[in-house]
RNA sequence: ACAACGGAGAGUUUGAUCCUGGCUCAGAACGAACGUUGGCGGCGUGGAUUAGGCAUGCAAGUCGAACGUGAAAGCUCCCUUCGGGGAGUGAGUAAAGUGGCGAACGGGUGAGUAACGCGUGGGAAACCUACCUUCGAGCGGGGGAUAACAUCCCUAACGGGGUGCUAAUACCGCAUGUUUCGCUGUGUCGCAUGGCACGGUGGGAAAGCGGGCCUCUAAACUAUGCUCGCACUCGAAGAUGGUCCCGCGUCCCAUUAGCUUGAUGGUGGGGUAACGGCCUACCAUGGCUACGAUGGGUAGCCGGCCUGAGAGGGUGUCCGGCCACACUGGGACUGAGAUACGGCCCAGACUCCUACGGGAGGCAGCAGUCGAGAAGCUUCGGCAAUGGGGGAAACCCUGACCGAGCGACGCCGCGUGCGCGAUGAAGGCCCUUGUGGUUGUAAAGCGCUGUCAGGAGGAGAUAAAGCGCAAAGGCUAAUACCUUUUGUGUCUGAAGGUACCUCCAAAGGAAGCUCCGGCUAACUCCGUGCCAGCAGCCGCGGUAAUACGGAGGGAGCGAACGUUGUUCGGAUUUACUGGGUGUAAAGGGUGCGUAGGCGGCUACGUGUGUCGGAGGUGAAAUCCAGCGGCUCAACCGUUGGACUGCCCCCGAAACUGCGUGGCUUGAGUCCGUGAGAGGAAGGCGGAAUUCCUGGUGUAACGGUGAAAUGUGCAGAUAUCAGGAAGAACACCCGUAGCGAAGGCGGCCUUCUGGUGCGGUACUGACGCUGAGGCACGAAAGCUAGGGUAUCGAACGGGAUUAGAUACCCCGGUAGUCCUAGCCGUAAACGAUGUCCACUAGGUGUCGGAGGUCCUACCCCUUCGGUGCCGCCGCUAACGCAUUAAGUGGACCACCUGGGGAGUACGAUCGCAAGGUUGAAACUCAAAGGAAUUGACGGGGGCCCGCACAAGCGGUGGAGCAUGUGGUUUAAUUCGAUGAUACGCGAGGAACCUUACCUGGGCUACAAUGCCCUCGCUAUCUGGUGAAAGCCAGAGUUCCUUCGGGACGAGGUGCAAGGUGCUGCAUGGUUGUCGUCAGCUCGUGCCGUGAGGUGUUGGGUUAAGUCCCGCAACGAGCGCAACCCCUAUCUCUAGUUGCCAGCAUGUUAAGAUGGGGACUCUAGAGAGACUGCCUCCGCAAGGAGUGAGGAAGGCGGGGAUGACGUCAAAUCAUCAUGGCCCUUACGCCCAGGGCGACACACGUGCUACAAUGGACGGUACAGCGGGUAGCGACUUCGCGAGGAGGAGCCAAUCCCUAAAAGCCGUUCUCAGUUCGGAUUGGAGUCUGCAACUCGACUCCAUGAAGUCGGAAUCGCUAGUAAUCGCGGAUCAGCCAUGCCGCGGUGAAUACGUUCCCGGGCCUUGUACACACCGCCCGUCAAGCCAUGGAAGCCGGGGGCACCUGAAGUCGGUUUUAUCGACCGCCUAGGGUGAAACUGGUAACUGGGGCUAAGUCGUAACAAGGUAGCCGUACCGGAAGGUGCGGCUGGAUUACCUCCUUU
Repeated sequence: ACAACGGAGAGUUUGAUCCUGGCUCAGAACGAACGUUGGCGGCGUGGAUUAGGCAUGCAAGUCGAACGUGAAAGCUCCCUUCGGGGAGUGAGUAAAGUGGCGAACGGGUGAGUAACGCGUGGGAAACCUACCUUCGAGCGGGGGAUAACAUCCCUAACGGGGUGCUAAUACCGCAUGUUUCGCUGUGUCGCAUGGCACGGUGGGAAAGCGGGCCUCUAAACUAUGCUCGCACUCGAAGAUGGUCCCGCGUCCCAUUAGCUUGAUGGUGGGGUAACGGCCUACCAUGGCUACGAUGGGUAGCCGGCCUGAGAGGGUGUCCGGCCACACUGGGACUGAGAUACGGCCCAGACUCCUACGGGAGGCAGCAGUCGAGAAGCUUCGGCAAUGGGGGAAACCCUGACCGAGCGACGCCGCGUGCGCGAUGAAGGCCCUUGUGGUUGUAAAGCGCUGUCAGGAGGAGAUAAAGCGCAAAGGCUAAUACCUUUUGUGUCUGAAGGUACCUCCAAAGGAAGCUCCGGCUAACUCCGUGCCAGCAGCCGCGGUAAUACGGAGGGAGCGAACGUUGUUCGGAUUUACUGGGUGUAAAGGGUGCGUAGGCGGCUACGUGUGUCGGAGGUGAAAUCCAGCGGCUCAACCGUUGGACUGCCCCCGAAACUGCGUGGCUUGAGUCCGUGAGAGGAAGGCGGAAUUCCUGGUGUAACGGUGAAAUGUGCAGAUAUCAGGAAGAACACCCGUAGCGAAGGCGGCCUUCUGGUGCGGUACUGACGCUGAGGCACGAAAGCUAGGGUAUCGAACGGGAUUAGAUACCCCGGUAGUCCUAGCCGUAAACGAUGUCCACUAGGUGUCGGAGGUCCUACCCCUUCGGUGCCGCCGCUAACGCAUUAAGUGGACCACCUGGGGAGUACGAUCGCAAGGUUGAAACUCAAAGGAAUUGACGGGGGCCCGCACAAGCGGUGGAGCAUGUGGUUUAAUUCGAUGAUACGCGAGGAACCUUACCUGGGCUACAAUGCCCUCGCUAUCUGGUGAAAGCCAGAGUUCCUUCGGGACGAGGUGCAAGGUGCUGCAUGGUUGUCGUCAGCUCGUGCCGUGAGGUGUUGGGUUAAGUCCCGCAACGAGCGCAACCCCUAUCUCUAGUUGCCAGCAUGUUAAGAUGGGGACUCUAGAGAGACUGCCUCCGCAAGGAGUGAGGAAGGCGGGGAUGACGUCAAAUCAUCAUGGCCCUUACGCCCAGGGCGACACACGUGCUACAAUGGACGGUACAGCGGGUAGCGACUUCGCGAGGAGGAGCCAAUCCCUAAAAGCCGUUCUCAGUUCGGAUUGGAGUCUGCAACUCGACUCCAUGAAGUCGGAAUCGCUAGUAAUCGCGGAUCAGCCAUGCCGCGGUGAAUACGUUCCCGGGCCUUGUACACACCGCCCGUCAAGCCAUGGAAGCCGGGGGCACCUGAAGUCGGUUUUAUCGACCGCCUAGGGUGAAACUGGUAACUGGGGCUAAGUCGUAACAAGGUAGCCGUACCGGAAGGUGCGGCUGGAUUACCUCCUUU
């Protein structure tokens, strides 16, 4: 510069992340079908399945100018016996026949075919070609038949036969015959056979018909003449069409690996248009194949079409080219051409006719019909056009074709109106407490327009030929004929009176479909309630569903819209463009090596690949672009491009290949010198184990978590001595060495492989890799023979256990060992193929060499191995990192979602076990890798807590109280249910409460607000009743600003009411983890990311408390502190409290005056901070308690509860969404129930006694409460209590006595002077009422119980224990409960191993609903697909044999043809054996799937025996055990190495 216009993603594995990876979606397309809907037109398109069967009509005829025959009806005329006959016309017409040409085209279909069938490019010197065109030559002269026809005969029909007549462009001789054919000569050319030219010799042909004319000939016309046209014959050439051959390309299966006998070639012969095993005889033994032969499956091929950025992938409908086929199979005939769709012969199947003897037929032509199917049209018009056949032509024929019809099947176009119009109408629907919002300018209304459809009318195109006439040219003797051109005349239109144009009227006749959870544009209500249903994937639905169904609204497309199916795309998900293999799927167990692939430096040649230029071809259509035609578009025309390919020619020579020569660096050889568990064979050795013998010796040994089996008094174990046997080689031993891997370990000898280093003498690319192949290949296992000490599958026994086919123990056989031979697999691993090159370092170690050096040890350099750390780079990350998983190159192997399955079938190897190779149906929406945060672990570390331990006292046993479960009941109302329900809601159930039950009643109310009316009401009395209520009667309230109000009743409407449901729709409140120390954020930094860092680490703390360190720096919610009570003091204040001093006073008393000192009260302050000292520590802090102090290390107690967890609790405190009830699920009332009672549990009280009981005496609190109340003193009662009423609205009065304690007496160990349940009797009090069902008192009664099994609870100091006191609720009280108060007042803590809970760090994980997790296998049930299987039923093909039609060919016969006969081949048929491939099958094997089945617990944490791999044995099952291997094992920490100092 030219050219090029072109590439989008999303959902889904997880708690989250990145990656791998599949599935799914959005796009385009279709000969489509189905569902809903449907106005018009144009252009296309329409049997894809049964190449299934077909009624009916049509689809191939034409020529009288090749030939011989030759009607009829009708009409006219004549005759007539009126029955009819004849003539003319119809007409040389129709018709059949002979003959010619056509029928081999056109049209259909896609069965077969994997092939030179098709595509592309070549070749034919190996060929044919009717009609057509051009050129040359010719067309002379004869002959004999035959159909039609006539007549006779056979036959149901189809049809056939005999006799007789006749024509030709039908048929047959003869003549002539060039360039033709056979043989042959010469020349020339080429490409081998051969071609061409010129000769010689032999063979070989024909047909006429029509028009015109008299120029020639004969001549009277005229034709036997001439001429023109058509036809005919021979030949040459062309064109067209065909035939044959070749290169290249052309689907899947290797679970098809060997195939082939005319097979491969040759010679002779035959055959063909022609080459050729095409056929045949003989000869030779070849030919094809891993670059995929043979076999099997599938399929017409192509131009193209669809998709795609492209490369590709898919496809072959319409149109076009080729091929194949025409009911199935075989065969030839005719012909230029066929092995012939609408021809023939034969066989077969099927259908039809039949007189049963025989015949006829072939829609994969156009229509049409039946069938099967999800599914595809009219038995239409016309030859007007285009094209074809025949003809001289007119013309005839043409279901080719042109048109119309049907189908939204596709593409394209148009319309269903446009403008204005807000009272934002009505109606609908939704929301709202309500105004209101939405449908919606949408409608109505007003104005306008007129496409399409409807009606009416108009003007043209598809038409040009042909024919007639005229003129001119050509031909000719000719103004004839014929022919060309021009002019003119005339005829012809299926579509169709259609397209187009004009006019008329009228918004009038014309909109649906799908979707609205995300992907993906579009949201609400109602219904439903894991039902009905939806769903492309993920997934929705279990009472508030934008996901189901309906509705409103909305979104999208629109005469369509969805669905289904299929293809490509997205999918870089088969990766050529353009992927991977350490852990995700994937490196072969290892080497040697064949084919193949790839290959060092250099020179020359060549020109295979490669590149440039030119030519041929790449049909048309299609595609792209420009222009043009239908009003536009679809569609069509035209021009150009493209058709990425193949072939040929010329050129280039860098690279590649090939050929030749050279080189040394790759590779190898040689010399020197090393190291080594490298291999094989033979020999030797000691320790240990077991056994045997003998001695000593006595009762145990052995074994385990603990035991037992076992061994032992017949003498074991132990110990000493001796002997035997087999196996293995401690220490050395080392991320040391060797080997290809597996693997190799005592010592010595022999044989032997590989390899390092140094030297640089030799060869000269000899190399690398390596499909097949071959060899080696742990353990287990197998065969045969040996051997057998130990160990030890199986097995036996003992334990453990719910069981224990296991783990543990005692035994123990195969085996473990050797020899020979199999097997051929492992977590055969570095989960990392081999080789080469390049790319920072550091540090160990093994073997060698060199330098420095006097030697040694160091040190330095270098080569080869073997480790660790680490940069760049790579990686999803982890990690790898000169020993690559980096950067490149060569070759091989392997992968393509999980399961099914390394299974089945087949093949192959093996003695077997089994190995190798290796699917599918079906099923799932994942399966995976790495890393992250949690949670968890019968993982680890650190640390807390009345967690354990150490103590004290309880519970569990008894009786009773109380709550719960259960049971019962008419009801026993409801809730709370591990911790975190159970003396809980309830801090007061006789009625009430009360929600439950039974019964009686009420229906706008029992309560409330607003409006209206009344003042009858209210209240009282009576009746009835259990009451509520109902009925009846009496009854005229209070205040007033006179409006009215209070109160009550009635009416009316709006609000009702519900302890009915949902705490899993909610608010609020609460419990728990837990007063545990945690939970987070901003910015920065790190990481692709989830996320990390901060918050981890070292210390310290009660504490994420503080300090130090640190890619972090800060901050927030928590912790602590701030608040309250309490402990000390000070100040202030001083009544109702106090009383030291002063005074008064009493039996006594702060009683009184007074006082503020003290106690106290209640306000304000002080005080405590590790502040001081010593020690330790960097600091924070800790220790000593050392001082001081009332108090000492958060002084004690309280309030205070982070982010969150438990869908924790509560709809019955309250509030509240939704749902439900409305003469009841609402409301009132009486009685009952909540209190039941075989039982079980929780929480308590009282006890069991002497640290006690009883009696008497006596002392000391604090918190509180009190007017419908507390109630003194006095008095009565044994008492509960009664009477009475002082004082007190409280530092004043009262409750109020505190009790344990102390002093004294008594009881004396008993079921008691313990204990008080239970029961009888008598009372008191509250209350309308103590029967169910109150408390208390007195008398009497006097149960269980003598300290409590397994188990379990509380408490660390003013605590536990023990003692009493007060309060709330409350008429009273079932309170022994709860909440508080004070009195007396301990013990113990070594310590953190263990149990429980918690915090931090770390580790593993297959968990994330988070271990109450996950998950494996058998068994049982249902469903599904599939393997095996005695057999049964098919299919296609081959083989052998028998039979064998038609027919070609050959032979015989015949004068010849025909015919007859014989033979070869052969369709078909039959028989047989075998292989292949399907279907089905009793039974059988495993597999998959399926909310809640059974048995166990194998795996994931150290999964409770680490797991896994191979192998062997065993077992209900997961599985167990043996042997060898692996780490893809936790924990502990030894050695080595590394990092840092």
The RNA shown here (small-subunit ribosomal RNA) has 1541 nucleotides and comes from a Candidatus Krumholzibacteriia bacterium. Its Rfam family is "Bacterial small subunit ribosomal RNA". NCBI's taxonomy places the organism under Bacteria, Candidatus Krumholzibacteriota, Candidatus Krumholzibacteriia. The prediction has a mean pLDDT of 82.